[in-house]
Order: sequence, then C1' cells, then structure tokens
RNA sequence: AUGCGCGAGUCAGGAGAGAGUUCCCGCGCUCGCGAGCCCGGGAGCCGCCGAAGGCGCAGUGGCAUCCCCCCGUAGCGGUCAAUCCCAUCGGGACCGUGCUGCGAACGCUCAGGCAAAAGGACUGGCAAGACGUU
Repeated sequence: AUGCGCGAGUCAGGAGAGAGUUCCCGCGCUCGCGAGCCCGGGAGCCGCCGAAGGCGCAGUGGCAUCCCCCCGUAGCGGUCAAUCCCAUCGGGACCGUGCUGCGAACGCUCAGGCAAAAGGACUGGCAAGACGUU
C1' cells in the first nucleotide's frame, strides 16, 4: 500500500400483545363530608405477545468404543503344502452406542414484555483496533 472476513464504540431503521381487574400503602385534588378522581408503589387474579436471555426439534461436526468387513504385518500356528484358516500388531471404512460442540425469525413461554418513553432479535452507515495475504 492492498484485499477478504472480524470488530470496541457510535448513528439510523426495527414487530407483537389489556393505560385489564380486585385489594392495600403514600402524595395531592374535588365536593353534597362521605365518597370520588389523579399520580406513584406493592400483592393477588384473569387475558394475551415473542424479536433480550434461556430451553427443545430437524440437521450437522468432533472424540471414544463393540460386532462385521477391507488393507497391511506376522508365527519353530493349523495343514501334505498353501495365496485358505487362526493368533499378534498397525491402519481404514460403515452401522450402532456413549460423550460433546454448533444449531432458524420454527416450537415452548422459565425469564421478559402488553399507552408513550425505554428495551428489542436483526439490518444498514461510519469506525479505533487486532489478525491473515501480497
């Protein structure tokens, strides 16, 4: 200098689903003085959402291992003799089993969420920096 991917940080976009209901506490407001209302918090109940995180399935990778098979090795083993069979050792492949990694926007709904704000998988822009190649 250059290329591919990574990338702290930052900017922009980014769905769904009750401002549900009962009770309690606190600050206020109103009036007909006993209630009503607003805001915040806590507990319970019912309904619902899936796009933080988590779990699950299909799938896929790694390691180990049993049987069988293949290749080689090898014996003062079998055998009349063997290229056949058997023992030894090394390697390989397949199936099964065990352990383990990855794994969707699908499934679950533990967690989280259901006005706005915030959050938000994911997408795009800028980009410190690290690594690799020439």